[in-house]
Molecule: transfer RNA
Organism: marine sediment metagenome
RNA sequence: GCGUGGAUAGUUUAGUGGUAGAACUUCUGGCUUCCAACCAGAAAACCUGGGUUCGAUUCCCAGUCCGCGCA
Numbered sequence: 001g002c003g004u005g006g007a008u009a010g011u012u013u014a015g016u017g018g019u020a021g022a023a024c025u026u027c028u029g030g031c032u033u034c035c036a037a038c039c040a041g042a043a044a045a046c047c048u049g050g051g052u053u054c055g056a057u058u059c060c061c062a063g064u065c066c067g068c069g070c071a
Base pairs, nucleotide, nucleotide: 001070002069003068004067005066006065007064010024011023012022013021018054025043026042027041028040029039030038047063048062049061050060051059
């Protein structure tokens, strides 16, 4: 340099054209003599820019970063 896969809460990850879900984590309350565990609730995310579309996390293009292969 070329090709290819990926980027989603603080972390791990599901998802797919219409509202983004879970687990761990954090916070609040309950339980407990206290802690832990458990129960209930809350907070927290679609890599960046552009295009297509009534509507994009999803499709297309470019860029950045990470991984793999070829040279």